Bacterial RNase P class A from a Chloroflexota bacterium, 369 nucleotides, folded computationally.

[in-house]
RNA sequence: CGGGUUGGUUGGACGGUUGCGCUUCGACUUCGGUCGGGGUGAGGAAAGUCCGCGCUCCUCAGGGUACGGUGCUGGCUAACUGCCAGGCGGGGCAACCCGACGGCAAAGUGCAACAGAGAGACAGAUUGCCUCGUGUCCUUCGGGAGAUGGGGUGAGGGUGAAACGGUGCGGUAAGAGCGCACCAGCGUGGGUGGCAACAUCAACGGCUAGGCAAACCCCACCGGGAGCAAAACCAAGCAGAGGUCAGGGGCGACCCGUCCCAUUACGAGCCUCGGGUAGGUUGCAGGAGGUGUCGAGUAAUCGCCAUCCCAGAUAGAUGACCGUCGCCCAGUUUGGGUACAGAACGCGGCUUAUAGACUGACCCGGAUA
Numbered sequence: 001c002g003g004g005u006u007g008g009u010u011g012g013a014c015g016g017u018u019g020c021g022c023u024u025c026g027a028c029u030u031c032g033g034u035c036g037g038g039g040u041g042a043g044g045a046a047a048g049u050c051c052g053c054g055c056u057c058c059u060c061a062g063g064g065u066a067c068g069g070u071g072c073u074g075g076c077u078a079a080c081u082g083c084c085a086g087g088c089g090g091g092g093c094a095a096c097c098c099g100a101c102g103g104c105a106a107a108g109u110g111c112a113a114c115a116g117a118g119a120g121a122c123a124g125a126u127u128g129c130c131u132c133g134u135g136u137c138c139u140u141c142g143g144g145a146g147a148u149g150g151g152g153u154g155a156g157g158g159u160g161a162a163a164c165g166g167u168g169c170g171g172u173a174a175g176a177g178c179g180c181a182c183c184a185g186c187g188u189g190g191g192u193g194g195c196a197a198c199a200u201c202a203a204c205g206g207c208u209a210g211g212c213a214a215a216c217c218c219c220a221c222c223g224g225g226a227g228c229a230a231a232a233c234c235a236a237g238c239a240g241a242g243g244u245c246a247g248g249g250g251c252g253a254c255c256c257g258u259c260c261c262a263u264u265a266c267g268a269g270c271c272u273c274g275g276g277u278a279g280g281u282u283g284c285a286g287g288a289g290g291u292g293u294c295g296a297g298u299a300a301u302c303g304c305c306a307u308c309c310c311a312g313a314u315a316g317a318u319g320a321c322c323g324u325c326g327c328c329c330a331g332u333u334u335g336g337g338u339a340c341a342g343a344a345c346g347c348g349g350c351u352u353a354u355a356g357a358c359u360g361a362c363c364c365g366g367a368u369a
Base pairs, nucleotide, nucleotide: 001365002364003363004362005361006360007359008358009357010356012325013324014323015322016321017320018319020041021040022039023038024037025036026035027034028033043340047351048350050349051348052347053346054345055227056226057225058224062256063255064254065253067223068222069221070220071219072086073085074084075083076082087101088099089098090097091096102218103217108216109215110212111211126157127156128153129152130151131150132149133148134147136145137144138143165183166182167181168180169179170178184208186205187204188203190201191200192199193198231282232281233280234279240273241272242271243270244269245267247261248260249259250258251257289308290307291306292305294303295302296301326338327337328336329335330334
C1' cells in the first nucleotide's frame, strides 16, 4: 500500500414563530376550570411480541399420568430458547465463522426418488468362479466345446449417494476375517493430563455394527393457570328468568389427594343464563436504575464508594413552519437530499429494520528499511 475478519461509539447542532401532555408557583373562579411565569417531555431499536423474570389475582399450586420445553462441559444471572470461557465436529491459507452437539441409531417402530438381481438383512445368485448329474458334438483317446438341471461361493464384473472394513500372505474344489500380520473404526477394563466435556497411551475383545431422533421413541432436567382490559377502592347504574334442596365450588387436561363455603337449612343459600356501568383514584415511574473511580475474575459478571433523578398520556402529549450551520449528491450567482423508526405496568435478552460518520484489535499478500 492492497484485500479481509471481528468488536465498540454515534446516529445531526443552534435560533425564531406557533401549538400539545405532565408538573410547580402566582392570580382569578360560576370550583368545572381559565390566564400568566418556570421546569420537563421517545429509541438504539420505543418494533416483532419470540423467550425469561418482577408484580397482581386465582383461599399456596403436593404426587402420578398426559402435554409442552430444554439437551456437549464448567461458570454468570432474579431467570432464560440469554451471556462468558472451554471441548468436539465442519468450513476457511489465516484472522475467524457455523453447529438442537443427550442416545457410538450394537432396545423397538418407521422412512429413503431413480437405477439395480438385491436397500436392511445370520441380505442379495444378474453376470462370473467351482463342483456333481443328464444328454449332444469334436478328438491326436489325454481330453475339449457348448446346452440343461442341482449344489457351493458375496472374492471378481455391473447398478447406485450407499451393497458394510482396507492391503498383503496363507488357505480352499472355488471362495470368504476362514486364519495370520499391519492399518482404520468400535467396545471393555485401565494409566496419564483436565473440576468437567474431552484428549492421549498401551493392553484385551469379537472381527464390523450403514444413514435419518428440529420422525415416533428412550433417557435426564424444567414447567400450576391467567394476565395491568391483572387487581384494589370510590362513584354511578340495572330486570329479571331458569335450575338445585344437601350438597356445591377451587386447585383452568385427567386421576389421587387436599382446601374453602354450607351443614337441619326455601335462604339476602348455591349454580347457570340474562341485565347494568364504560367516570375517577391507586396500581404507575427510586428501579435486578444511569454515570464514574477503585477492587475480584481470562471473561460474562460481581462488590465497595461517590454522584444523578431521567416521559407518564388513557384514544392516547412529545407537533408544524421558517432561518443559519454541518454532511451527501448533481454541479457551482443554484437545486435536491439528510437513514430506520414513535413509549402505553416495568425490567433482562433474542430477532428484525437502519443513510452516514468516528474508532479499537487481528489476519493474508506485496513493497521498502
The prediction has a mean pLDDT of 76.